[in-house]
Context: one part of a larger RNA
RNA sequence: CGAUGCUGAAGGAACUCGGCAAAUUACACCCGUAACUUCGGAAGAAGGGUGACCUCAAGGCGGGCAACCGUCUUGUGGUGGCACAGAGUAGGGGGUAGCGACUGUUUAUUAAAAACACAGGUCUCUGCGAAGCCCAAAGGCGACGUAUAGGGGCUGACGCCUGCCCGGUGCUGGAAGGUUAAGAGGAGGGGUGCAAGCUCUGAAUUGAAGCCCCAGUAAACGGCGGCCGUAACUAUAACGGUCCUAAGGUAGCGAAAUUCCUUGUCGGGUAAGUUCCGACCCGCACGAAUGGCGUAACGACUUCCCCACUGUCUCCAGCAUCGACUCA
Repeated sequence: CGAUGCUGAAGGAACUCGGCAAAUUACACCCGUAACUUCGGAAGAAGGGUGACCUCAAGGCGGGCAACCGUCUUGUGGUGGCACAGAGUAGGGGGUAGCGACUGUUUAUUAAAAACACAGGUCUCUGCGAAGCCCAAAGGCGACGUAUAGGGGCUGACGCCUGCCCGGUGCUGGAAGGUUAAGAGGAGGGGUGCAAGCUCUGAAUUGAAGCCCCAGUAAACGGCGGCCGUAACUAUAACGGUCCUAAGGUAGCGAAAUUCCUUGUCGGGUAAGUUCCGACCCGCACGAAUGGCGUAACGACUUCCCCACUGUCUCCAGCAUCGACUCA
């Protein structure tokens, strides 16, 4: 000097990105226990008391023929210690907000999470030799199942809901017309031959799906405006005009895990708050199953605050053990 433990005056988070680490708490019984809530919970909420030993009394249970023995509970009075769940084992607690409903799963070896999954919701395909998948085939899975079944996609408990747009892309349906391959067709033409013929070329016409076309479909991929004016202070604009669009963002939420300007403004908390909570709305660039907004319970998740507690700190010190180091 380092590691691992133990202790510490006064203060008690002033440390720090952050109470990281440590400390506190811890058992049993009794009392007591809030908001909120899906009425189950929250809850061991929080908070408080008792606990050793002696004495006497009462009661319960078990064993025994009985005497009695064992054990448990309740009460009376008393004794000792710094300390009585005397060592060890053994929850710190509360409030607020975000995200994800929950238990679960994950990057074996830097990430455990708000990511994945999930029950539930919805769309779509599939009538059975099913769809889908493996495979050259045979064969197999699906399934010894049969639409309350099986496959695929999205969303993700529950509650309240899920607005407008089918112009583009996709999918589904339609079949009148246009286009369209091989094939069919064969007018006509060329070569050769005396000719019959052989051979080459070839117009019209006919000719499927697809595409064009016509519809439907957004819990399919996706999208959801601009400018100007207007009210008897000012400001603002319920209102009007105009351009464009397939349609111009509804409900709800909003400086948000989304807000650039921004430490926005106001309020709360602090002596002092770029964080936090509640509002406002000027949403650079929220928004409804790429789900919107809430939500009890849950979380080794994230944020802020408080109580308790402490060597985290003011500010370091001592002790023990093991190393390093010095000497032999």

RNAcentral holds the full RNA, with entries from SILVA. Predicted 3D model of a 328-nucleotide part of an RNA (large-subunit ribosomal RNA, domain IV) from a metagenome. Its mean pLDDT, the model's own confidence on a scale to 100, is 88.